[in-house]
Context: one part of a larger RNA
RNA sequence: GAAUCACGCUGGCGGCGUGCCUAACACAUGCAAGUCGAACGCGAAAUGGGUUCGGCCCUGAGUAGAGUGGCGAACGGGUGAGUACACGUGGGUGAUCUACCUUCGAGUGGGGGAUAACGUUCCGAAAGGAGCGCUAAGACCGCAUGACGUUCCGGGUUUGAAGACCUGGCAACCAAAGUCGGGGACCGCAAGGCCUGACGCUAGAAGAGGAGCCCGCGCCUGAUUAGCUAGUUGGUGAGGUAAUGGCUCACCAAGGCGACGAUCAGUAGCCGGACUGAGAGGUUGGCCGGCCACAUUGGGACUGAGACACUGCCCAGACUCCUACGGGGGGCUGCAGUAACGAAUCUUCCGCAAUGCACGAAAGUGUGACGGAGCGACGCCGCGUGUAGGACGAAGCCCUUCGGGGUGUAAACUACUGUCAGGGGAAAGAAAGUUCUGAUCUACCCCAGAGGAAGGGACGGCUAACUCUGUGCCAGCAGCCGCGGUAAGACAGAGGUCCCGAGCGUUAGGC
Numbered sequence: 001g002a003a004u005c006a007c008g009c010u011g012g013c014g015g016c017g018u019g020c021c022u023a024a025c026a027c028a029u030g031c032a033a034g035u036c037g038a039a040c041g042c043g044a045a046a047u048g049g050g051u052u053c054g055g056c057c058c059u060g061a062g063u064a065g066a067g068u069g070g071c072g073a074a075c076g077g078g079u080g081a082g083u084a085c086a087c088g089u090g091g092g093u094g095a096u097c098u099a100c101c102u103u104c105g106a107g108u109g110g111g112g113g114a115u116a117a118c119g120u121u122c123c124g125a126a127a128g129g130a131g132c133g134c135u136a137a138g139a140c141c142g143c144a145u146g147a148c149g150u151u152c153c154g155g156g157u158u159u160g161a162a163g164a165c166c167u168g169g170c171a172a173c174c175a176a177a178g179u180c181g182g183g184g185a186c187c188g189c190a191a192g193g194c195c196u197g198a199c200g201c202u203a204g205a206a207g208a209g210g211a212g213c214c215c216g217c218g219c220c221u222g223a224u225u226a227g228c229u230a231g232u233u234g235g236u237g238a239g240g241u242a243a244u245g246g247c248u249c250a251c252c253a254a255g256g257c258g259a260c261g262a263u264c265a266g267u268a269g270c271c272g273g274a275c276u277g278a279g280a281g282g283u284u285g286g287c288c289g290g291c292c293a294c295a296u297u298g299g300g301a302c303u304g305a306g307a308c309a310c311u312g313c314c315c316a317g318a319c320u321c322c323u324a325c326g327g328g329g330g331g332c333u334g335c336a337g338u339a340a341c342g343a344a345u346c347u348u349c350c351g352c353a354a355u356g357c358a359c360g361a362a363a364g365u366g367u368g369a370c371g372g373a374g375c376g377a378c379g380c381c382g383c384g385u386g387u388a389g390g391a392c393g394a395a396g397c398c399c400u401u402c403g404g405g406g407u408g409u410a411a412a413c414u415a416c417u418g419u420c421a422g423g424g425g426a427a428a429g430a431a432a433g434u435u436c437u438g439a440u441c442u443a444c445c446c447c448a449g450a451g452g453a454a455g456g457g458a459c460g461g462c463u464a465a466c467u468c469u470g471u472g473c474c475a476g477c478a479g480c481c482g483c484g485g486u487a488a489g490a491c492a493g494a495g496g497u498c499c500c501g502a503g504c505g506u507u508a509g510g511c
Stems, first nucleotide, its partner, number of pairs: 001511001006506004012383006018376002026338002029336003034071003039068002042065001048058003078294003087218007096211003101207004106202003109143001111141002118133006149173003152169006178199006186193002220266003227257003232254008269291004273284004296317005319330004347373001349372003355369001356367004386416004396407004420452001422447004429441001455500005460481003466495005476483002
C1' cells in the first nucleotide's frame, strides 16, 4: 500500500459503491409466474329499482369466478455443497436438434366421437374422491389432397471417406383450425354463405440466435499412494438417442492405462479479472460479466422445441406440522424476516413511473428481475465544524536558573459570511408519443442565524515529535533492539510537541 474485514476510542453532512466469509444449519409469516373472453362452453352475488308479493322481473353483468384450451412456467433470481474435458482457449460435427423471430415458395377440403365445467346421488375429520346425466372448442380422432419432405431402388459430382449436392424412378408414408374487423351485388327465414383485411394453422426450404456431442493444448498437493482395470480395451451384430460412441446388450478376441506419475488419498467450482510487485513472479476468484453444478437427502421418469425441472410429479430416508388415529401436509442455497453458529454482515419498506421479461391484436395484467428508499464511517471521494481584525501578550495550567519562558492571535472583544444541517418553493429525468402516466429524488431559487458539528494515536532508536512529577527489576511497556534495581526523554499521570483527521489506532490473513 491492499481488504466482503473484525475489535477499541470517537463520530457533522452528502455522492457513489458495498454488506452471513461461519451452520449447503433449521425455518413462523407475507410476497417472489402468470397471462389470454379476438380459442371454448358455463356463469353468480352484494347493491339500486320495480312488483301481480311468487321460489318473480330489471340493473349489477355476459361482470366476478372457476373449468376446458393456448403460450409461458427450462427465462429471470439464489448458492458453491459436490465437481479435475467441469472451466479457459482453439478446432470438429462428413454424427445433430431447435418453440418464439425473419425470408421464400405451397396448402388450409370434408367428417366423427368424447370430456371437464355444470346438474344430481354419495364417501371422507380433512386432504380429497366415486357413480349417473348434459355440453363446447383452435382439445381429441379417422378420411381426402400432398412435394422441393421421409423411406426405398439406381446414376453422377465433390471428397481421404457421403447420411452433402445434382439427377432418374415402379412405388410407399405423413398435414391443417379457426377467430376478429369491413362489405356492393347475388343466395339464405336467420345465423351466415360469398368477397376482402388482420392474426393464426399445416407441411417444406433457408437464416439468425440457442443448445447437444467429440478432440488438441492449459489447469493444485502428496510416492510415507506403484501398480490400476472385466463393460475393463477392441471387434461383429443389435437396441437406444436429435445424434457419435460399451451408452446398453449378445457373441468373439485379450486387451487398455502407468515414473512424461496411472490408481489412490487430500484440497478445490473454473474463467474475464482482483491485490501486490520495477518486472518476473506470488496470492486470490467477494461485488459485476461468461460457463458449470446444485435446490431437505437419495433415486426415477412424465410433459414438452427445450427439464430429468428451486416455489411440477412419483418412490424411499431423515426432520417437522395437522388429525376424528383411518389418513394427510411441508421444503427460503428467491425478497424481507426469525432462531442458531459466530469476531462479524441490513428493512418482515415503496413502486411497476423507467429498463427488461411473460402473456395479449390492443388496452393492459403480472414481475421481491429491476428502479428506488431504509440501516451500517464497511470502503472510496467531496464538503463542513467558520472568515478577517485583535496584546511586548488577560486568566488558568505547565516549566523555570525565580529574571522569565510556553500554551498564544489562541481566547475574550469588534466587523462580517452563509457551505452543510433547518424552513419555504421547484425542473429535467417521460419518448422515437397526440393524450395520460414520477415509486423516489435532486439541480436551481428564497429565508433566518456563528449558531448544531473533533477526535485518535505517537513522542529511546528504526521514526516526525521532550520536559516535570510519581514509581523503584515493583507496577508495568514491548513490532525488533530492548526499557524499569532512587534524578526513567522507553512504566503511569500532567504540560508541551509531532502525525493523521470524521476518523484514528490494533489484531488475524495475502503480496

About this RNA: The part of an RNA shown here (small-subunit ribosomal RNA, 5' domain) has 511 nucleotides and comes from an uncultured bacterium. The coordinates come from a structure-prediction model, not an experiment, and the mean pLDDT is 81. It matches the Rfam family "Bacterial small subunit ribosomal RNA".